Transfer RNA from a Clostridiaceae bacterium, 74 nucleotides, folded computationally. The sequence was found in a public genome assembly. The prediction has a mean pLDDT of 81. Rfam family: tRNA. The organism belongs to Clostridiaceae, within Bacteria.
[in-house]
RNA sequence: GGGCCAUUAGCUCAGUCGGUCAGAGCAGCCGGCUCAUAACCGGUUGGUCCGGGGUUCAAGUCCCUGAUGGCCCA
Repeated sequence: GGGCCAUUAGCUCAGUCGGUCAGAGCAGCCGGCUCAUAACCGGUUGGUCCGGGGUUCAAGUCCCUGAUGGCCCA
């Protein structure tokens, strides 16, 4: 220098053909269970969907551009 992939909750990740309220597990908080702790069970909090722009009635999803990280080639 070229190509490809990833970026969504504190962490690890889903998210269909563009259309419902943006979700799960873990963690945190509250409670149950237990002599008690762990485990287990229930509830609950938590989001500029990496930034900017565009297309569209409607964008996490499509297009352009930038950023960060990773892989491959040279």